Model confidence (mean pLDDT): 83 of 100. A computed fold for an 84-nucleotide RNA from an Actinomycetota bacterium, annotated as c-di-GMP-I riboswitch aptamer. Of the family's consensus pairs, 95% are formed in the model.
């Protein structure tokens, strides 16, 4: 440099919970002197592939449209350390 992930070190994110907003919803934001389920990229992208989940349509077996989710996943970028 590239892989690659400890019984290292200094960090970091934040499931869930609770209040407040914004959406028809799926879920998204902010705050929590609550909490820590978990993550070596749980950082960053859906404009590339596929799951799930909403809505609207259809002939409700089927299809289409739109949107959600990067903490479902494949995949692209960037990145702290440095054992084996």
């Nucleotide at each position: 440099c590239u892989g690659c992930g400890a019984g290292a070190a200094a960090g970091g994110c934040a499931a869930c919970c609770c209040c407040g907003c914004c959406g028809u919803g799926a879920g998204g934001u902010g705050g929590g002197u609550g909490a820590g389920c978990g993550c070596a990229a749980a950082g960053c992208c859906u404009a590339c592939g596929g799951g799930c989940c909403u809505c609207c349509u259809u002939a409700c077996c089927u299809g289409g449209g739109a949107g959600g989710u990067g903490g479902c996943c494949g995949g692209g970028c960037u990145a702290c350390c440095g054992a084996a």